[in-house]
Context: one part of a larger RNA
RNA sequence: UGCUGGGUGUCUGAAGGGAAGGUAGUCCCAGUACGAGAGGAACAGGCCGCCGUGGCCUCUGGUGUACCGGUUGUCCGACAGGGCAGCGCCGGGUAGCUACGCCAUAACCGAUAAGGGCUGAAAGCAUCUAAGCCCGAAGCGGUCCCUGAAAAGAGACACCCGCUCUCUGGUAUAUAAUGGGGCUGGUGACAGCAACAUUACCAGAGACGAGGACACUUCUAUAAGAGAAGGUUGAUAGGCUGGGGAUGCAAGCACCAAGGGCAACCGAGGUGUUAAGUCCACCAGUACUAAUAGUCCAAGG
Numbered sequence: 001u002g003c004u005g006g007g008u009g010u011c012u013g014a015a016g017g018g019a020a021g022g023u024a025g026u027c028c029c030a031g032u033a034c035g036a037g038a039g040g041a042a043c044a045g046g047c048c049g050c051c052g053u054g055g056c057c058u059c060u061g062g063u064g065u066a067c068c069g070g071u072u073g074u075c076c077g078a079c080a081g082g083g084c085a086g087c088g089c090c091g092g093g094u095a096g097c098u099a100c101g102c103c104a105u106a107a108c109c110g111a112u113a114a115g116g117g118c119u120g121a122a123a124g125c126a127u128c129u130a131a132g133c134c135c136g137a138a139g140c141g142g143u144c145c146c147u148g149a150a151a152a153g154a155g156a157c158a159c160c161c162g163c164u165c166u167c168u169g170g171u172a173u174a175u176a177a178u179g180g181g182g183c184u185g186g187u188g189a190c191a192g193c194a195a196c197a198u199u200a201c202c203a204g205a206g207a208c209g210a211g212g213a214c215a216c217u218u219c220u221a222u223a224a225g226a227g228a229a230g231g232u233u234g235a236u237a238g239g240c241u242g243g244g245g246a247u248g249c250a251a252g253c254a255c256c257a258a259g260g261g262c263a264a265c266c267g268a269g270g271u272g273u274u275a276a277g278u279c280c281a282c283c284a285g286u287a288c289u290a291a292u293a294g295u296c297c298a299a300g301g
């Protein structure tokens, strides 16, 4: 751009791609078939394992430069708290990622090949073949997974929006129609008259409009695009609160104390306060902060 108005959602499935299962052991078949005997199977079925493939993180393990603790050297004067040593080193470790962990990895249907057969003539018999028919492969097609209305025969269904409005200018035009009034006649229904406005087309400007994009908050997504969630009618991110979890008992204070000092006193360390303190990528709640205000596109015969 097209798909003959525009869009949102859910589908169909032409076509294309993938395809994935393999195998050891053991039980049974069966001491059967077979064989004079000695010996000695197989098909089908069951159990269990290994390899491969796909998925996952409940468990187990790894990682875990989130985090918590211990500790060395040095620096910030000391305490407290920190910086650096390419995570300083060591002990743990949630989420995530992961394998060494967990789960799944059937079978069946259809048409056939070689081949095996049935019926059966040519050719009174015979013959699987000439007509006809039945079987028959890890192979082919399908059931499975992925892509897939650009499948030009360009699909289906549901729903939404639209098939306009206003202004300005121009063109055309009136013996017409419509509209609300006016005048005349008539008791009245109504009739007649003259105007005005609109109805057509073209151009410009504006409005409305399902929905979309941008910008914005993000991540289950990610090289950029793309995808997904959110966008105040809101839990998208942050904060806060609660839950759950990691580490392992903070600082300060009190008491005890090896040892040092003539003494005053100093004092590693320990105990209590203390299941403390610190922290979290997880779960839930909560509009406190930020997704504001907005910009653009969009069918309208």
Base pairs, nucleotide, nucleotide: 005161006160007159008158009157010156011155015147016146017145018144021051022050023049025047026046027045034039052105053104054103055102056101060099061098062097063096067092068091069090070089071088072085073084074083075082076081107143108142109141110140115135116134117133118132164207165206166205167204168203169202170201171200176199177198178197179196182193183192184191185190208300211297212296213295214294216230217229218228219227236290237289238288239286240285241284242283243282244280245279246278247277252273253272254271255270256269259266260265